[in-house]
Molecule: transfer RNA
Organism: Oscillospiraceae bacterium
């Protein structure tokens, strides 16, 4: 060098037909029950404004294509695997 898969909250992993992003867990938080804690259960749980309602932002980074892109196209980075 050439060729194929991957990178999505603090993890683990979903959403692949282009149409509500983060399902589901597992951590944390806060509650319940208990003398008291394991265990169980209920609730919440990117980011940023904002008293709110709600706006925007966000899928490895940077560009395109769409009305709309985690999805498709170009580059690039780093990880796997195959070939030379």
């Nucleotide at each position: 060098g050439c060729c194929g898969g991957a990178a999505u909250g603090a993890u683990g992993g979903a959403a692949u037909u282009g149409g509500c992003a983060g399902a589901c867990g597992u951590g944390c938080u806060g509650g319940a029950c208990u003398c008291a804690a394991a265990a169980u259960c209920c609730a919440g749980u990117g980011g940023u404004g904002g008293c709110g309602a709600c706006a925007c932002c966000g899928u490895g980074c940077g560009g395109g294509u769409u009305c709309a892109a985690c999805c498709c196209c170009c580059g690039c980075u780093u990880c796997c695997g195959g070939c030379a």